Source information:
Small-subunit ribosomal RNA, central domain from an uncultured bacterium, 347 nucleotides, folded computationally.
Context: one part of a larger RNA
């Protein structure tokens, strides 16, 4: 390289969009780019195949034939692709209707509980552990009861439920933005699929500047345990958690399963439409969550129309273990770090 693979052995890019590109329904007319054939022309000699021949053979040499798989130029074929021109509707879209979610963004707003505060009652312990202790309390704490302020998260409903590209989304209410699905088959005619660079989003922690700061808690402090205890147990606590701009750009970003298409034996649960209908069911139909399988796949665990199964186009990745996702260069970041990403030298 040719090949083989990428849940769990190395390997699917965290996700989207989309530029080049690659690849692309039916019918149908042209053309002859690419296939195809057929002739002509060149395609040096030598080599190399074959048949002879000369040195005793063989290397080695000679003649002769084939070969030179290409290239031009001509003719001709017309399934395929490909250019072009017509046309169709399965594919994509749109249109109408209908219903649907914790989907996205702002802004209001509501109880519970937490914690502080101020008042009342009340009197000696309160916390907290395995057990203590450090801590708080006669300056009246813990408890209880009013009232006020504050930030932050939404019990129950709640579910193999839903909803979104993915990150993720939950308490009520409004504006406003977006979707996907059903049914109608009325428009538009391949208008599509994947996408190398790019662009956009991207939990947590983490950073810049400004707020807010109840819970909670890396750092720290102190009490315990211990042989020591830089921990694990307790009291306490500050960054951070919140909220606005900006910026980082990673994750077990996982289903560890790239996107799209078409094909394949049931059963059964459920969500959100259609259908029927005797309004209790329920044959059936679309799209989704999920569970157990049949053939097949699989090293086996398992997977099984939500496929890991048959097939097709595309893109991303992998090629023993350390060394190392690190050295150097680039490029991006305020930083912290991120992208790319080796060799030496071991086994």
């Nucleotide at each position: 390289u040719u090949g083989g693979g990428u849940u769990u052995a190395a390997a699917g890019g965290g996700u989207g969009c989309g530029u080049a590109g690659g690849c692309g329904g039916g019918c149908u007319u042209g053309u002859a780019a690419g296939c195809c054939a057929g002739u002509g022309g060149u395609g040096a000699a030598a080599u190399c195949u074959c048949u002879u021949u000369g040195c005793u053979u063989a290397a080695c040499a000679a003649a002769g034939a084939a070969a030179c798989u290409g290239c031009c130029a001509u003719u001709g074929a017309u399934a395929c692709u490909g250019c072009a021109g017509g046309u169709c509707u399965a594919g994509a879209g749109u249109a109408u209707a209908g219903a649907u979610g914790a989907c996205g963004u702002u802004g209001g707003c509501g109880g519970a509980a937490u914690a502080u505060g101020a008042c009342a009652u009340g009197u000696a312990g309160u916390g907290g552990u395995g057990a203590a202790a450090u801590a708080c309390u006669u300056a009246g704490a813990u408890a209880u009861g009013u009232c006020a302020u504050a930030g932050a998260a939404c019990a129950c409903c709640g579910a193999u439920u839903g909803c979104g590209a993915a990150g993720g989304c939950a308490g009520c209410u409004a504006a406003c933005g977006a979707a996907a699905c059903u049914a109608u088959a009325a428009c538009u005619g391949a208008c599509g699929c994947u996408g190398a660079g790019g662009c956009a989003c991207g939990a947590a922690a983490g950073u810049g500047c400004g707020g807010g700061g109840a819970u909670c808690a890396a750092a720290c402090a102190g009490g315990a345990u211990u042989a020591g205890a830089u921990a694990c147990c307790c009291u306490g606590g500050u960054a951070g958690u919140c909220c606005g701009c900006a910026c980082c750009g990673u994750a077990a970003a996982c289903g560890a399963u790239g996107a799209u298409u078409a094909c394949u034996c049931g059963u059964u649960g459920u969500u959100g439409g259609c259908g029927a209908u005797a309004u209790g069911a329920c044959a059936g139909u679309c799209a989704g969550c999920g569970a157990c399988c049949a053939a097949g796949c699989g090293a086996a665990a398992g997977c099984g129309a939500u496929a890991a199964g048959u097939a097709a186009u595309c893109c991303a990745c992998c090629u023993g273990g350390g060394g190392a996702g690190u050295a150097c260069g680039c490029c991006g970041g305020c930083a912290a770090c991120g992208g790319u990403g080796a060799a030496a030298c071991u086994c």
Its Rfam family is "Bacterial small subunit ribosomal RNA".